[in-house]
Context: one part of a larger RNA
RNA sequence: CUGGGCGUAAAGGGUGCGUAGGCGGUGUUAUUAGUCGGGUGUUAAAUCCUGGGGCUCAACCCCAGAAUCGCAUUCGAAACGGUAAUACUAGAAGAAGUCAGAGGUAAACAGAACUCUCGGUGUAGGGGUGAAAUCCGUUGAUAUCGAGGGGAAUACCAAAUGCGAAGGCAGUUUACUGGGACUUUCUUGACGCUGAGGCACGAAAGCGUGGGUAGCGAAUCGGAUUAGAUACCCGAGUAGUCCACGCCCUAAACGUUGUCUGUUGGCUUUGGGGGGAAUCGACCCCCUCCGAGGCGAAGCUAACGCGUUAAACAGACCGCCUGGGUAGUACGAGCGCAAGCUUAAAACUC
Numbered sequence: 001c002u003g004g005g006c007g008u009a010a011a012g013g014g015u016g017c018g019u020a021g022g023c024g025g026u027g028u029u030a031u032u033a034g035u036c037g038g039g040u041g042u043u044a045a046a047u048c049c050u051g052g053g054g055c056u057c058a059a060c061c062c063c064a065g066a067a068u069c070g071c072a073u074u075c076g077a078a079a080c081g082g083u084a085a086u087a088c089u090a091g092a093a094g095a096a097g098u099c100a101g102a103g104g105u106a107a108a109c110a111g112a113a114c115u116c117u118c119g120g121u122g123u124a125g126g127g128g129u130g131a132a133a134u135c136c137g138u139u140g141a142u143a144u145c146g147a148g149g150g151g152a153a154u155a156c157c158a159a160a161u162g163c164g165a166a167g168g169c170a171g172u173u174u175a176c177u178g179g180g181a182c183u184u185u186c187u188u189g190a191c192g193c194u195g196a197g198g199c200a201c202g203a204a205a206g207c208g209u210g211g212g213u214a215g216c217g218a219a220u221c222g223g224a225u226u227a228g229a230u231a232c233c234c235g236a237g238u239a240g241u242c243c244a245c246g247c248c249c250u251a252a253a254c255g256u257u258g259u260c261u262g263u264u265g266g267c268u269u270u271g272g273g274g275g276g277a278a279u280c281g282a283c284c285c286c287c288u289c290c291g292a293g294g295c296g297a298a299g300c301u302a303a304c305g306c307g308u309u310a311a312a313c314a315g316a317c318c319g320c321c322u323g324g325g326u327a328g329u330a331c332g333a334g335c336g337c338a339a340g341c342u343u344a345a346a347a348c349u350c
Stems, first nucleotide, its partner, number of pairs: 004321003007304002012318001014201004021194003025088008034080001035077008049065006091191001092188003095184005103177007110154001114150008125136002162169002206247006215241002220236004258317006266295011299306002323350003332343004
């Protein structure tokens, strides 16, 4: 090693693309450093195993035999694997046609709300709370009407919805653009799967430079509350939130469930496509492919639960776990402007 696991107990990498590597569909032929079988040599003795014998038995001792494994050499086999050649179409990719979508980037535009400025009406309050106060207001607020400016976000539609690899994506229009599903079964002919390193993307916060700043709002300052109140509540309010470019690279980055393939009863709802039947036509009904949910046979699970979107039954490949604390820390290294991130211990202790 044979022979453990990773939804919630420790454990799935944040996500994809992809290098090396690992693994790899069907037929035929050839070959044979893997594989399988045989021979020979070697593998000291003792030990182990089998048979027999000796100490009264046993342990122990003696005799004989056998086997396994390894190595070397030789002969053979060709199912599996490899290699070479050739062919195929069920995997994969492409083509044609149709379709859905908040997928992405950029620009333009729209209407509510908010806020500011100006003007009109109008007068003593407004605001806020558990109650208040700070605060705003006779230099005319709040309310209301009109005009203009500004920034951010897009009510209803809207959901058990959709799209995207993930992060994520929602007003309208246009331009550019990525991916997907279905149908045809037309083309190529295994071109595939996974993927250590690597590369790219990666919410929010944060950082750099420049802009922007309506609302909200860490910090901060007031007012309250309270024994105190560095809070909760209230009034203000800077960074930030927004834009461009460049960094950061983390998360309860969660379905706490890696990717891919195949197999295994169903019922029901819903999104997208195709077909049948029906009809004047749409609908209804039936079948089918792809997605998103609910409930559940078998099975699985410690239980909870999962259950054709598996946590069932199998296979390929990667990542990860191994008592708690120390600690995701120290040291070292790499990366970063910094904040810090990644990799990652031990002493000691329970």
Molecule: small-subunit ribosomal RNA, central domain
Organism: Candidatus Nomurabacteria bacterium